[in-house]
């Protein structure tokens, strides 16, 4: 450093909860009894109603590349990037050359920009000194005037229009070369992302966890979902409703076709299904680098409805964290005292 | 048990297409009054729940956790 694994043992006694068996319905037997997170309720499903769940826009959710999987904000393996001495571990990792939009302060200028300092040659003008055929020429310097080239150099900023060297040029600049960086295009490897070589024209910033383009998925409501029996009771006020209300929702289509919504009062709170055998467990065997699937064989390991799993004594050791089901299942986060294994650095 | 919605100054509460956070009340000081009170001037006074990313820059966006509040029988 990465993966896996235990999460106080054993005995005796007394109690909870489920099942099944006896039964004189008092009771008594024998099985069984909480996690790796049962927890957040973040993410996908199963199931249940709602058109046998439907079409469209809006919305939202995901985003390397092949593979698994029922699906995923899930796993594998490999790319590509950053961090590390390594072993290793991170990564919402498509598009800024399709448009819109934003880039505070500073700063000349924040994107097909931009001249504030600073270089710079030549015009004007001003000085000196020099030559003269006395009109002038041309050299030199300027904290001097305007217009102008320039993007190296200064400064400003979280970023200034590809780095770094040479050559060129008034001064500079991809203006030109060489190597990197990035783009384009071929060629080779790859089942791809990609990587490697060669050719080209010189260079079009950052955000998309801004709006937004592509590409892929996506109806709503959650067991308090629904379903079936039983008891019980009292309406009543306002709206809205075949010009379609209620289902149905953010709006169209569609579907079905009469009650409906809201507030007040009364009435009940019981029994019974959904409710646990499954995308389960474990062992072997094969395919696969691996997720993980296929076979054979084996085994049931909670199931409540005020809610069960809990006490005491003995004995050991390191004196034992975190925390308990409530439709179910696959993930992912998150809390955990302590210790075993095994493989790399 | 299943869906929602909120955390910002001592209280209530703004601020959301990202640019360094504000308003009222309440506390301090000082006028004012014989003194309070009102009132009038100035000032204290923020890890924006916690952590971690996205950006040059997060109160804003994205995740993840903590809390508190509501709704359904």
């Nucleotide at each position: 450093c990465a993966g896996g694994c235990c999460g106080g043992g054993u005995g005796a006694c007394c109690g909870c909860g489920a099942g099944c068996c006896g039964u004189c319905c008092a009771c008594g037997g024998c099985u069984c009894g909480a996690g790796g997170a049962a927890a957040g309720u973040c993410c996908g499903g199963a199931c249940a109603c709602c058109a046998c769940a439907g079409g469209g826009c809006a919305g939202g959710a995901c985003g390397c590349u092949g593979g698994g999987g029922a699906a995923a904000c899930c796993c594998c393996a490999g790319g590509c990037g950053g961090c590390g001495a390594a072993a290793g571990c991170c990564g919402a990792c498509g598009g800024a050359a399709a448009g819109u939009g934003g880039c505070a302060c500073a700063g000349a200028a924040a994107g097909g920009a931009g001249a504030c300092c600073g270089c710079c040659a030549g015009g004007c003008g001003c000085g000196c000194a020099u030559c003269u055929c006395c009109g002038g020429a041309g050299g030199c310097g300027c904290a001097g005037c305007a217009a102008g080239g320039u993007a190296a150099g200064g400064g400003u900023g979280a970023a200034a229009c590809g780095g770094u060297g040479g050559g060129g040029u008034a001064a500079g600049a991809g203006c030109c070369c060489a190597c990197c960086a990035g783009c384009g295009u071929c060629g080779u490897g790859g089942c791809g992302a990609c990587a490697c070589g060669g050719c080209g024209g010189c260079u079009g910033g950052c955000c998309a966890a801004a709006c937004c383009c592509c590409g892929u998925c996506c109806g709503g409501u959650g067991c308090a979902a629904g379903g079936c029996g039983a008891a019980g009771c009292a309406g009543g006020u306002u709206c809205c409703g075949a010009c379609g209300a209620c289902g149905c929702g953010g709006c169209c289509c569609g579907c079905c076709g009469a009650g409906g919504a809201a507030c007040c009062g009364g009435g009940u709170a019981c029994g019974c299904c959904g409710c646990u055998a499954g995308a389960g467990c474990c062992g072997c065997c094969g395919a696969g680098c691996a997720a993980u699937c296929g076979g054979c064989a084996g085994c049931c390991g909670a199931g409540a409805g005020a809610g069960a799993u809990g006490g005491u004594c003995a004995c050991c050791c390191c004196c034992g964290a975190c925390a308990g089901a409530a439709u179910c299942c696959g993930g992912c986060u998150u809390a955990c005292a302590g210790g075993c294994c095994u493989g790399c650095u | 048990g299943c869906c929602g919605g909120a955390g910002u100054a001592g209280c209530u509460c703004a601020g959301c297409u990202g640019g360094u956070a504000g308003a009222g009340c309440a506390g301090c000081u000082g006028a004012u009054u014989u003194g309070u009170a009102a009132u009038c001037a100035g000032c204290u006074g923020g890890u924006c729940g916690g952590g971690g990313g996205u950006u040059c820059g997060a109160u804003u966006c994205c995740c993840u956790u903590c809390u508190c509040c509501g709704g359904c029988u």